[in-house]
Predicted 3D model of a 73-nucleotide RNA (transfer RNA) from a bacterium. It was read from a public genome assembly. Its mean pLDDT, the model's own confidence on a scale to 100, is 80. It matches the Rfam family "tRNA". Gene Ontology term of the family: triplet codon-amino acid adaptor activity.
RNA sequence: GCUGGCUUAGCUCAAUUGGCAGAGCAACUGAUUUGUAAUCAGUAGGUUGGGGGUUCGAUUCCUCUAGCCAGCA
Numbered sequence: 001g002c003u004g005g006c007u008u009a010g011c012u013c014a015a016u017u018g019g020c021a022g023a024g025c026a027a028c029u030g031a032u033u034u035g036u037a038a039u040c041a042g043u044a045g046g047u048u049g050g051g052g053g054u055u056c057g058a059u060u061c062c063u064c065u066a067g068c069c070a071g072c073a
Base pairs, nucleotide, nucleotide: 001072002071003070004069005068006067007066010025011024012023013022019056027043028042029041030040031039049065050064051063052062053061
């Protein structure tokens, strides 16, 4: 330099003919308990790496760019 993959909640990851952004763990609150743990119920937490474009509508399509990984040279 060229090619491909990944980036979504604090962490690990889902979510595709474009149509309300989710789960587990963690956190918080309540119940239970003499108390803790465990268990059960609930709550909060996201500018989907960033900019731009297409579209009525973008995590998804196009483009530019940043970071990480792999391959080729």